[in-house]
């Protein structure tokens, strides 16, 4: 230069002007809405989507039913050793498989506990059993024919009695109790309060498969009756971001320094205008190369228009995994040319 692996980044800047949200600060102590909680109204000042918020696959925080207990079931992971709140993630090596290589990619415990499966082909496919040949030995007086038992041989097939498949059951070793923020708690006249009926301390009824345990006095049905509203939970400062040292191959971990950085709840993050940058696209215009030539190719620079990837936070975090227009950056691998 050429194909090509890996690992990371970006996801347009900036000004103006109107808005939609969340927070502080100050002011007011009033007004609106509502029954009530309670919520919204003024002024400044400031925060306001992503690398994947996505799918909701897996792991945890957190809540709640017993500080989540025991067995049996049931689900799940499966070389080794590491690293974490935790994992099925990730790192490291050792095995297999792929690739010239850099590298990628693997559902990689156990088939002497026991079941269960093998298309076609072939005499016979996991029960057994005989296509041939031999050798012993019964049965028949002997051949010759049957039976049993051990031995080889050719064919067929992926595989012929020895062994495969555990991405069939299952066995082994570990791990998981269940629901989930619409959990939950807490205000408010109101899933309340009343009436009928059955059932219940000889245990109703809940812990979301069974028993056992454990905690328990209310639990189903109907009538009637009309709610279903508000705060918290939630985003304060935490498995938190940068940014340095330090240990370790790594992955992670320790320590130091600075920074707070959406948060709604019929759901904010938005729209107009310039002005620069960059991408596509058309038009001119010049320079090189290629062609007789009509043209083609390439660079430049000037003007016109477009800006257009997937995708949108809903308790939170850490993963996997799928979507993504265009563009940088690093490093390494083969091969070409040149010095």
């Nucleotide at each position: 230069g050429a194909a090509g692996c890996a690992a990371g980044c970006c996801a347009g800047a900036c000004c103006g002007c109107c808005g939609c949200u969340g927070g502080u600060g100050c002011a007011a102590g009033c007004g609106u809405g509502g029954a009530a909680a309670c919520a919204c109204g003024g002024c400044a000042c400031u925060g306001g989507a992503g690398g994947a918020a996505g799918g909701u696959c897996c792991g945890g925080a957190c809540u709640g039913c017993a500080u989540a207990g025991a067995g049996c079931g049931g689900c799940g992971u499966a070389g080794c050793a590491g690293u974490u709140a935790a994992c099925g993630g990730c790192u490291g090596c050792c095995c297999g498989g792929c690739g010239a290589a850099a590298g990628c990619c693997g559902a990689g415990g156990a088939u002497c506990a026991g079941a269960g499966c093998a298309a076609c082909a072939g005499a016979g496919a996991c029960g057994a059993g005989u296509c041939g040949a031999a050798g012993c030995g019964g049965g028949u007086u002997c051949c010759g024919c049957c039976c049993g038992c051990u031995u080889c041989g050719g064919g067929u097939g992926a595989a012929a009695c020895g062994g495969g498949c555990a991405a069939u059951c299952u066995c082994u070793a570990c791990g998981c109790g269940c629901a989930g923020c619409a959990a939950c708690a807490c205000c408010a006249a109101g899933u309340a309060g009343g009436c009928c009926a059955g059932c219940g301390u000889u245990g109703a009824u809940g812990c979301g498969g069974c028993u056992c345990g454990c905690a328990g006095a209310g639990c189903u049905g109907g009538c009637g009756g009309g709610u279903a509203g508000g705060u918290g939970g939630c985003a304060c400062c935490g498995a938190g971001c940068c940014g340095g040292a330090c240990a370790g191959u790594g992955a992670u971990g320790u320590c130091c320094g600075g920074c707070c950085c959406a948060g709604a709840g019929g759901a904010a993050u938005g729209g107009c205008g310039g002005u620069c940058a960059c991408g596509g696209g058309g038009c001119c215009u010049g320079g090189c190369c290629c062609g007789c030539a009509a043209g083609g190719g390439u660079c430049a620079g000037g003007u016109c228009u477009u800006g257009c990837a997937c995708a949108g936070a809903a308790u939170c975090c850490g993963g996997c995994c799928u979507a993504u227009c265009g563009g940088c950056u690093u490093g390494c691998u083969u091969c070409a040319c040149a010095c």